[in-house]
This is a predicted structure of an 89-nucleotide RNA (Glycine riboswitch aptamer) from Neobacillus driksii.
It matches the Rfam family "Glycine riboswitch aptamer". About the family: This family represents the bacterial glycine riboswitch. Its family is annotated with glycine biosynthetic process in the Gene Ontology.
């Protein structure tokens, strides 16, 4: 001294699905219906192993616990700058 990838800030994008009904000023409560890209949970194939089993094992894929269902707000995931790690040369 090139700067893969990761990791943090900050700003931009960022879908869905009742402004349902009742009591309630707005929050909230309950009841019915609903989404999935916070978060959390499961598993296939390979893989290994003491071997017709056990371990391991992903997501945007399933489940809806948790959260959402004007707006805001969050919000996987991407994109600039920024600190930071240093594959590779």
């Nucleotide at each position: 001294a090139u700067g893969a990838u990761g990791a943090c800030a900050a700003g931009g994008g960022g879908a869905g699905a009742g402004a349902c009904u009742a009591c309630a000023a707005a929050u909230g409560u309950a009841g019915c219906g609903c989404c999935g890209a916070a978060g959390g949970a499961g598993c296939a194939a390979g893989c290994a192993c003491a071997a017709u089993g056990u371990g391991u094992g992903a997501a945007u894929c399933u489940c809806u616990c948790a959260g959402g269902c004007a707006a805001a707000a969050g919000a996987a995931c991407u994109c600039u700058u920024g600190u930071u790690u240093g594959a590779c040369g």
Annotation:
Its mean pLDDT, the model's own confidence on a scale to 100, is 80. Lineage of the source: Bacteria > Bacillati > Bacillota > Bacilli > Neobacillus. Of the family's consensus pairs, 91% are formed in the model. The sequence was found by an Rfam model in a public genome assembly.